[in-house]
Molecule: TPP riboswitch aptamer (THI element)
Organism: Streptomyces sp. DJ
RNA sequence: UAUUUCCGACAGGGGAGCGCACAGCGCUGAGAGUGCGGACCGCCACCGGCGACGGGGCGGCCGCAGACCCUCGAACCUGAACCGGGUCAUGCCGGCGUAGGGAGUUCGGUCAUCACCUCGA
Repeated sequence: UAUUUCCGACAGGGGAGCGCACAGCGCUGAGAGUGCGGACCGCCACCGGCGACGGGGCGGCCGCAGACCCUCGAACCUGAACCGGGUCAUGCCGGCGUAGGGAGUUCGGUCAUCACCUCGA
């Protein structure tokens, strides 16, 4: 110098399912939606209004943050409403997969090396 184990910093990437007797509980897993916001979409048996509509609530979607994982590669995505097995059910397990894509050839520290170079004996 190169390679490599682990840790940290900063930067970045990603997913959030299934079931039940359902505002709770359970399954697998590192993680299964926690907080704040948007008035964008849908619904409502609530409030106001003659009405149009407004407010509120619930769900969805989106953004930011947080937890978790991952960053040269199985984090994650496509294939996939896939195939085999299994389960109350589900990417639950395996295949697919030496497939294709996918975010740091960053910095610092650390454990090593049978490698290369230089110096000395």